[in-house]
Context: one part of a larger RNA
């Protein structure tokens, strides 16, 4: 050098994308613990004190419990004890750098976004804010259920019966959940329209029994029967159509002007739409412009925290804003720590390289 490892002056995260990594804390017992909250937690919060041995209390307190008394005849009741065992604690004295002396053995703590939680997953680059979940809603099913497998037979649903089961969607919990049925989709309607197969009314080619007509080559009409077309009228659902129906699929403007400083507009006007975004929240996991602008943290802060609102292009079960506890989650900040680093150094191994 390289790999495993022990040490390290002064500093102490200045290293890095980032404390990755390593150092640190670590047992027991006691004291003592905030905000906040679903009052269960948070919590081992945090943050402190002891801690060997040796003598004395004192073989103590406690356990067992051999006999042994009195009462008394019961699987009785009371009192006493040898022996064997036996913590903790208090006093005091003693070594050592150091007493949970080895092994073993949580770093804490703050703001913060996501997911409520415990669970699941890309064997073998992804554990995660995905999936699942308890609730919550919608919708479908009356039992030979709906809904699924299977050509049937037959099976699951189920040896269940709406407090059941089958589908979607939301995702503990609190507080809610607006406005729009014009599209589409789903239910409902059934009066008109529109229609399949179905029936074949009428009309019409083709063929020619037979009959005319010329003239011996041929024209002409033509029933019935079979054949070919034509399709009148019958004729459900469906679709048109006519309610409902967003915890169905979706969707939720634009322009102008207006207050005694400016500014800005509670107010008006006007055009369009099925209806113009309500509560809440916000430069956000969602803001491009942008390192917005202020505050707050640092000497300095594109990330963090609060806060405005000018939301390029949030927004209410494609859930909205909260939130206690949980997380090998994602950002940020503090103590402690330390070879991460300033800036390397030196040991112990094992490798590799050079002589042999």
């Nucleotide at each position: 050098c390289u790999u495993g490892g022990g040490u390290g002056a002064a500093g102490g995260a200045a290293c890095u994308a980032g404390g990755c990594a390593a150092a640190a804390u670590a047992g027991u017992a006691c004291c003592g613990u905030a905000a906040c909250u679903u009052c269960g937690g948070g919590a081992g919060a945090a943050g402190g004190u002891a801690c060997g041995c040796c003598c004395u209390u004192a073989g103590u307190a406690g356990g067992u419990g051999a006999c042994u008394g009195u009462c008394c005849u019961g699987c009785g009741a009371c009192a006493g004890a040898a022996g064997c065992u036996g913590a903790g604690a208090a006093g005091g004295g003693u070594u050592g750098c150091a007493a949970u002396a080895a092994u073993c053995a949580g770093g804490u703590g703050g703001c913060u976004g996501c997911g409520a939680c415990u669970g699941u997953u890309u064997a073998a680059u992804a554990a995660a804010a995905a999936c699942a979940c308890a609730g919550c809603a919608c919708u479908c099913u009356g039992c030979a259920a709906a809904c699924u497998c299977g050509u049937a037979a037959g099976a699951g649903g189920a040896a269940g019966u709406a407090u059941a089961g089958g589908g979607u969607g939301u995702g503990a919990c609190g507080c809610c959940u607006g406005c729009c049925c014009g599209g589409u989709g789903c239910u409902g309607g059934a009066a008109g329209g529109u229609u399949a197969a179905u029936u074949g009314a009428u009309c019409u080619g083709g063929u020619u029994a037979u009959c005319c007509c010329c003239u011996c080559g041929g024209g002409g009409a033509g029933a019935a029967g079979c054949u070919g077309g034509u399709g009148a009228u019958c004729g459900a659902a469906g679709c048109c159509c006519c309610a409902g129906u967003a915890a169905a699929c979706g969707g939720c403007g634009g322009c102008c002007g207006u207050a005694a400083c400016u500014a800005u507009a509670a107010c008006g006007g006007u055009c369009c739409u099925a209806a113009g975004g309500u509560a809440g929240c916000g430069a956000a996991a969602u803001u491009c412009c942008u390192u917005g602008u202020c505050g707050g943290g640092u000497a300095a802060g594109u990330u963090c925290c609060g806060a405005c609102c000018u939301g390029c292009a949030c927004g209410a079960a494609u859930g909205g804003c909260g939130u206690a506890a949980c997380g090998a989650u994602g950002g940020c900040c503090a103590c402690g720590c330390u070879g991460u680093c300033u800036c390397c150094a030196u040991c112990c191994a094992a490798g590799g390289c050079u002589c042999a």
Record summary: The part of an RNA shown here (large-subunit ribosomal RNA, domain IV) has 356 nucleotides and comes from a soil metagenome. RNAcentral holds the full RNA, with entries from MGnify.